[in-house]
């Protein structure tokens, strides 16, 4: 510096309740804890989700596409950062 212990000091919080936003994915918040050595932060690149608009089909209810949204707790990268056992 890498790297991840049956260390040690903290940290963060999924599911599911309630509240408030949002068209929806989904977010903030309080409670809760399934888990996480970056489960900090960044939507850059791939994914995956939505579909308010937008287009196309339809007599019509609808349908089908479409990201400028949305996910860092899908991966990849970028970026900071705590400790120090083995190697």
């Nucleotide at each position: 510096a890498g790297c991840g212990a049956u260390a040690a000091u903290g940290g963060c919080a999924a599911a599911c309740u309630u509240g408030c936003c949002g068209a929806a994915a989904g977010g903030c918040a309080a409670g809760g804890a399934c888990g996480c050595a970056a489960a900090g932060c960044c939507g850059a690149g791939g994914g995956u989700c939505u579909a308010c608009g937008g287009c196309u089909c339809g007599u019509a209810u609808g349908a089908g596409u479409u990201a400028u949204g949305a996910u860092a707790g899908c991966c990849u990268g970028g970026u900071u950062a705590c400790c120090g056992a083995a190697c």
Molecule: c-di-GMP-I-GGC riboswitch aptamer
Organism: Gordoniibacillus kamchatkensis